[in-house]
Molecule: RNase P RNA; transfer RNA
Organism: Rickettsiales bacterium
């Protein structure tokens, strides 16, 4: 200094005065004022899963490899995510944890110690016979149909590649420039193959830009209530509510008060999860002790 | 913003198809050698295998998860 589990939520709030971004009006000296209105999270993180959207030739299929997952049932756009259940573990309980397919084919590897490590052996008594009963120190495993697939395999199942620096428009400058490679070449991009397409294709060096608009935000597999369904995840209906968008990169800074308030920590295509960070508080059920503080 | 790699002794790196006490090479401290320094020669010390779990009997090695640093990735085309 001291009861524990599980699941949600908060994670600052007022004032003043100065500022930053978008946006919509308004004004003028044309790029700047005015007003008004919005403006970071539970994790935005890590980028570990799935996806959406885009390009790879507007493309269709196969084989083998690779990688991924793993009781069984169900949810989900989808998934390694989540939800019920079985099983082993661990708690007195609530509860929690689990990389729990197969040794049925093959291979591997079991160090030290122990005679002997996967090959059957030793010692005692027994029998016609290692044929039967018993014993044993080592060791994680020993006398047996071992153990290890977070070892190679096998099963079953999925999965094309590359990521918003993808990709599209405008506009600018320079050398549509030199070398090496392959030519029955070229890509959906590890690899092989078939059908169709295509006339060059790749890789180093050298030359130029160092602007701009869209993707890019009014949005969706959104959030909240209410009913029904279903043990649950979750699904249908109704009704409601939302509003960041930078590009040197905005969402801030002083003071005062609220008892203290200086936790992790900040978007950059966008959802969905999973883990990891996290002062501080609150709020529901529940399990154990049992009457003192 | 996407990807890809690598943390082992002060520094450089082996080892990482699990096995017994984890190793070179420099740099460091001792001695020996010189008149003294270097340079030579002989001993020695020094590691949480970047950090936490898990798998095995056993982990620097296998699996997760985390931190920390490298490194490639613009257009013309």
């Nucleotide at each position: 200094c001291c009861g524990g589990a599980u699941g949600g939520c908060c994670g600052a709030g007022g004032a003043a005065c100065c500022g930053c971004u978008g946006c919509a009006u308004g004004g003028c000296a044309c790029g700047c004022c005015a007003u008004g209105u919005a403006g970071a999270g539970g994790a935005a993180a890590g980028u570990c899963c799935g996806g959406a959207c885009a390009c790879c030739u507007c493309a269709a299929g196969g084989g083998a490899a690779g990688c991924a997952u793993a009781g069984c049932g169900g949810g989900c756009a989808a998934c390694g995510c989540c939800c019920g259940u079985c099983c082993g573990g661990a708690g007195c309980a609530a509860u929690c944890c689990g990389a729990g397919g197969a040794u049925a084919a093959g291979a591997g590897c079991c160090a030290c110690a122990g005679a002997g490590a996967c090959g059957a052996g030793c010692c005692u008594g027994u029998u016609c016979a290692g044929u039967c009963a018993g014993g044993a120190g080592u060791g994680a495993a020993a006398c047996g149909c071992g153990g290890c697939a977070a070892u190679c395999u096998c099963u079953a199942u999925g999965c094309g590649g590359u990521g918003u620096a993808a990709g599209c428009c405008c506009a600018a400058a320079c050398a549509g420039g030199a070398c090496g490679g392959c030519g029955a070449c070229g890509a959906a991009u590890a690899c092989c193959c078939u059908u169709g397409c295509g006339a060059g294709c790749c890789g180093u060096c050298g030359g130029g830009u160092a602007g701009g608009g869209u993707g890019c935000a009014a949005g969706g597999a959104g959030g909240c209530g209410c009913g029904c369904g279903g043990c649950g995840a979750c699904g249908c209906g109704c009704g409601u509510c939302c509003g960041a968008g930078a590009u040197g990169a905005a969402u801030g800074g002083u003071u005062c008060c609220u008892u203290a308030a200086c936790a992790c920590a900040g978007a950059a295509u966008c959802c969905g999860g999973c883990u990891u960070a996290c002062a501080g508080g609150c709020c529901a059920u529940c399990c154990a002790a049992a009457u003192u503080c | 913003g996407g990807g890809g790699c690598u943390g082992u002794a002060g520094c450089u790196c082996a080892g990482c198809u699990g096995g017994u006490u984890a190793g070179a090479g420099u740099a460091c401290u001792u001695g020996c050698a010189u008149g003294g320094c270097a340079u030579g020669c002989a001993a020695g010390g020094g590691g949480u295998c970047g950090u936490g779990a898990g798998u095995u009997c056993g982990a620097a090695u296998c699996u997760c998860a985390u931190c920390a640093g490298c490194u490639c990735c613009a257009c013309c085309a």